Molecule: c-di-AMP riboswitch aptamer (ydaO/yuaA leader)
Organism: Dehalococcoidia bacterium
RNA sequence: UACCCAUAAGAGCCGAAUCCCCACGCAUACGUGGGGAGCGGGGGAACCAACUUUUGGGGUGUAUUGCGCCAACCGGCGCAUAGGCGACUUCCGACGCCGAACCCGACAGCUAACCUCGCAGGCUUUCGGGGUAAACACG
Numbered sequence: 001u002a003c004c005c006a007u008a009a010g011a012g013c014c015g016a017a018u019c020c021c022c023a024c025g026c027a028u029a030c031g032u033g034g035g036g037a038g039c040g041g042g043g044g045a046a047c048c049a050a051c052u053u054u055u056g057g058g059g060u061g062u063a064u065u066g067c068g069c070c071a072a073c074c075g076g077c078g079c080a081u082a083g084g085c086g087a088c089u090u091c092c093g094a095c096g097c098c099g100a101a102c103c104c105g106a107c108a109g110c111u112a113a114c115c116u117c118g119c120a121g122g123c124u125u126u127c128g129g130g131g132u133a134a135a136c137a138c139g
Base pairs, nucleotide, nucleotide: 011124012123013122014121018037019036020035021034022033023032024031025030038119039118040117041116042115043114048109054106056107057104058103059102060101065080066079067078068077069076070075083098084097085096086095089131090130091129092128093127094126
């Protein structure tokens, strides 16, 4: 100096997935139950839209589509691609990465009132230039 592993703290990333209160558990962390705020999703009138319903249909999500190869049943691999991400916010440029997975169960357009559900999980971060905004300190 570089790399790897573990622990603690700090700062963060993708995502809706955060904060607060009460009770119980020896109870500070933590766990369980209940409640509130906030964020996110689904169902659900009129009007409008649509009348395309085994070629089933639909939902969450950026994750859709095409081509080729191996299988020749299910599937697998590769190259692209709609789209998405990379330390406040925004613009430009370069670079890098993802382009999944799951659910409903014959059934759902939009949709006020209303009803209802979730608040997980996984990680360690790109650089340069311009603009805007905020905070702190000093004068």